RNA sequence: GGACGAAAUAGCCAAACUUAUUGUGAGAUAAGGACGGAAAGCUACGGAGCCUUUUUAAAGGCCAGCCGGGUCGCAUUA
Numbered sequence: 001g002g003a004c005g006a007a008a009u010a011g012c013c014a015a016a017c018u019u020a021u022u023g024u025g026a027g028a029u030a031a032g033g034a035c036g037g038a039a040a041g042c043u044a045c046g047g048a049g050c051c052u053u054u055u056u057a058a059a060g061g062c063c064a065g066c067c068g069g070g071u072c073g074c075a076u077u078a
Base pairs, nucleotide, nucleotide: 005076012037013036017032018031019030020029021028022027035065041071042070043069045068046067047066049062050061051060052059053058
């Protein structure tokens, strides 16, 4: 110096649900709200799942807080 990492410090994000808006829909955005999270930051590259169309063989879309990959990172003791 790098990797992992109890604890600690400063903080960060925000599930379900509710309200409003928006979308054919899956969903998304904002506010409230916290189940939880060490990347629950970003990314649709590969799977899984979901939605739409349909000539049944395909096309388009959603989702990363389902799994894996890529990438930039706070604090950093044992």